RNA sequence: UCAGAUGGCCGGAUGGCCGCUGGCAGCCGCAAGGUUGCUGGAGGAAAGUCCGGGCUCCACGGAAGCACGGUGACGGAUAACAUCCGCCGGGGGUAACCCCAGGGAAAGCGCCACAGAAACAUACCGCCAAUCCGCCAAGCCUUUGGGUGACCGCGGACGGUAAGGUUGAAAUGGUGCGGUAAGAGCGCACCGCGCCUCUGGCAACAGGGGUGGCACGGCAAGCCCCACCGGGAGCAAGACCAAAUAGGGACGGCAGGUGAUCUGUUUCCGGAUCGUCGUCCGGGUCGGUCGCGUGAGGCGGUCGGUAACGACCGUCCCAGAGGAAUGGCCAUCCAUCCGCGCAUGCGGGGGACAGAACCCGGCUUACAGGCCAUCUGACGCA
Numbered sequence: 001u002c003a004g005a006u007g008g009c010c011g012g013a014u015g016g017c018c019g020c021u022g023g024c025a026g027c028c029g030c031a032a033g034g035u036u037g038c039u040g041g042a043g044g045a046a047a048g049u050c051c052g053g054g055c056u057c058c059a060c061g062g063a064a065g066c067a068c069g070g071u072g073a074c075g076g077a078u079a080a081c082a083u084c085c086g087c088c089g090g091g092g093g094u095a096a097c098c099c100c101a102g103g104g105a106a107a108g109c110g111c112c113a114c115a116g117a118a119a120c121a122u123a124c125c126g127c128c129a130a131u132c133c134g135c136c137a138a139g140c141c142u143u144u145g146g147g148u149g150a151c152c153g154c155g156g157a158c159g160g161u162a163a164g165g166u167u168g169a170a171a172u173g174g175u176g177c178g179g180u181a182a183g184a185g186c187g188c189a190c191c192g193c194g195c196c197u198c199u200g201g202c203a204a205c206a207g208g209g210g211u212g213g214c215a216c217g218g219c220a221a222g223c224c225c226c227a228c229c230g231g232g233a234g235c236a237a238g239a240c241c242a243a244a245u246a247g248g249g250a251c252g253g254c255a256g257g258u259g260a261u262c263u264g265u266u267u268c269c270g271g272a273u274c275g276u277c278g279u280c281c282g283g284g285u286c287g288g289u290c291g292c293g294u295g296a297g298g299c300g301g302u303c304g305g306u307a308a309c310g311a312c313c314g315u316c317c318c319a320g321a322g323g324a325a326u327g328g329c330c331a332u333c334c335a336u337c338c339g340c341g342c343a344u345g346c347g348g349g350g351g352a353c354a355g356a357a358c359c360c361g362g363c364u365u366a367c368a369g370g371c372c373a374u375c376u377g378a379c380g381c382a
Stems, first nucleotide, its partner, number of pairs: 001378010012333007020041009043353001047364002050362005055234004068230005074086004088102001089100004103225002108223002110219003124165002126161003131157005139148003173191006192214001193212008238290004248281007259274006297316008334351001336349005
């Protein structure tokens, strides 16, 4: 210098004017509220609402279990987690470093498209001795028509084999030597795998020794089995205050009659309700208040720990709307883009993703441009 890896940070700045909104104070107002001043006012993801908690209500005697859902190497961190840290195993990269839901496939069920002989029980091509059949054929016999017929070779049948070829994401441990008719863990050596054991490590696991020819592919983010975790719903949770109108109840006033309905045994006779006005009560709706921001809080330091993180000390208060504020204009500058120009420069454009809604810890996703630190490889120079 070029190419990369990891971690962290910023993500327009300043000023003026006009607005919106929370808090505090002053003034006005009976109050509702108004006004003035000071002060606070979006993010690293506020997003997706995926995971874990706080908080609230409901259910529940405790505990366990079924169903359902989730998690899955080991050790730690944490309020908790599917997160984070460290470590192990596997995979990728020359390396820095990155990726992995990473228990069980000899408990059972299911699936494995296309291709291929065959996807779990098979043989298409190929290779191959023996046996049998046929062809060829030396020889032998012969009445010259023919008969019989060894070896080699060829073809076929019955077989053997799974080394090689073909297909596929995947083909029944791999390589080599021996062996065989051809082959094959059939035998042997090494590697791999299973079992036993020793050493190191808290552990996952690693290394060594012995032993078994190897005991039937893959998929469990298919069902399933094993271990562990989980009661449900969510701030529209939930609590309080509380109109108008309509309807309900109690009491009282007026009307108390024709009528309607029900009822005591039919009639007679009797009872209750149905009307209207006023007061009060209770429930819900509109509306309002709280929940609502001092918190697993931010910043700095010391100490412990490899780290995640924890302990202690100091310091700070930092959005809280509710049809939903956090905005608009102007000026100067900054990153950057375009045009002209040799150039100083001039002119023009223009600011990524995105907007809190109870809060917190994570994950994931989106993001113009830029900055810092550490590390790796290549080349060059000293």